[in-house]
């Protein structure tokens, strides 16, 4: 950097240094920020993707992998404003003369993060 899978409306913040921006990328929006924003760092948490423990299943039987179901938080990521903040592209559907505005639904797409792999 690119594939494949799963996940993504919970959850979790202070300090210290710094000083103006941030919130993935375009465009709309609509919030954060000099009562300190990005970013380093310290200390704390929150989650449970690997991973680690216990049962079931599976087997004539045991064990191993695959599956499932917990339980813990010492290990490897990761995360600690707002749904990935929110639209956007396709289809429905509802309101209405009309649907190109709006109101919902499902899906794609992109991103993010694990794991596994070129």
């Nucleotide at each position: 950097u690119g594939c494949u899978u799963a996940u993504u409306a919970a959850g979790a913040a202070a300090g210290a240094c710094u000083g103006a921006g941030g919130g993935a990328a375009u465009g709309g929006g609509c919030c954060c920020g000099u009562a300190g924003a990005a970013g380093u760092c310290u200390u704390g948490g929150c989650a449970a993707c690997c991973g680690u423990c216990u049962g079931a299943a599976c087997u004539a039987a045991c064990a191993a992998a695959c599956u499932u179901a917990g339980a813990a938080a010492a290990g490897g990521u990761g995360c600690c404003a707002a749904a990935u903040c929110c639209c956007a592209c396709u289809u429905c559907g509802c309101u209405a003369u009309u649907a190109u505005u709006g109101c919902g639904a499902a899906g794609a797409c992109a991103a993010a993060u694990a794991a596994g792999u070129g």
Background
This is a predicted structure of a 118-nucleotide RNA (SAM riboswitch aptamer (S box leader)) from a Balneolaceae bacterium. Lineage of the source: Bacteria > Pseudomonadati > Balneolota > Balneolia > Balneolaceae. The coordinates come from a structure-prediction model, not an experiment, and the mean pLDDT is 82.